[in-house]
Parts: sequence; structure tokens; C1' cells
RNA sequence: AGGAGUGUAGCUCAGUUGGUUAGAGCGUCGGUCUCCAAAACCGAAGGCCCUCGGUUCGAAUCCGAGCACUCCUG
Repeated sequence: AGGAGUGUAGCUCAGUUGGUUAGAGCGUCGGUCUCCAAAACCGAAGGCCCUCGGUUCGAAUCCGAGCACUCCUG
């Protein structure tokens, strides 16, 4: 320099023909239980989906540019 992939909660990830309020597990916090703790159960907080722009009545999802990381080629 060229090509491919990935970017969504603190972490790992799902989210498909674009359409109700963006979800799960783990973790964190609170509660029940227990002599205490763990486990189990119940509940809560935590996101404006990497950035900017475009298409559309409507975009995490489609298109363009950029940024970061990973891989391949030289």
C1' cells in the first nucleotide's frame, strides 16, 4: 500500500426480509433465606448501538466516508 472481518450494558455476546419500549448470561447493588457466609430465589441500576453524513414515514439493521482493533497479501 491492497484485501477481508469485527465495533451493541463493566465483561462475553444475541438482535435478518428496516417497524411495539434494544435483550440474554456473567458481574455489580438491594432484598428473602441462614447463627454467619456460600448456594438458591426475587428485584433494581447500568445502552440513546464506534464517529459523521445519506436513503426512508421509520435505521443497531441499508448506502458512503472516517476512526480503532484483528487477520491475509506484498